A computed fold for a 73-nucleotide RNA from a Candidatus Woesearchaeota archaeon, annotated as transfer RNA. Rfam family: tRNA. Rfam classes the family as a transfer RNA.
RNA sequence: GCCCUUGUAGCUCAGCAGGUAGAGCAUGUGGCUGUUAACCACAGGGUCGGAGGUUCGAGUCCUCCCGAGGGCG
Numbered sequence: 001g002c003c004c005u006u007g008u009a010g011c012u013c014a015g016c017a018g019g020u021a022g023a024g025c026a027u028g029u030g031g032c033u034g035u036u037a038a039c040c041a042c043a044g045g046g047u048c049g050g051a052g053g054u055u056c057g058a059g060u061c062c063u064c065c066c067g068a069g070g071g072c073g
Stems, first nucleotide, its partner, number of pairs: 001072007010025004019056001027043005049065005
């Protein structure tokens, strides 16, 4: 220098033929319990690495940049 993969909730990840952002864990509240844990219910929390573009509509396609991992020279 070139190429590939990857960047979504505090954490681990799903969402990939473009159509109203999800799961588990964690956290909070309540229930249960003599207490804790476990279990059950509910709730809060992200606008999807950044900036543009395409589109009626983009996490999802295109371009550039940034971060992480890997390959080639």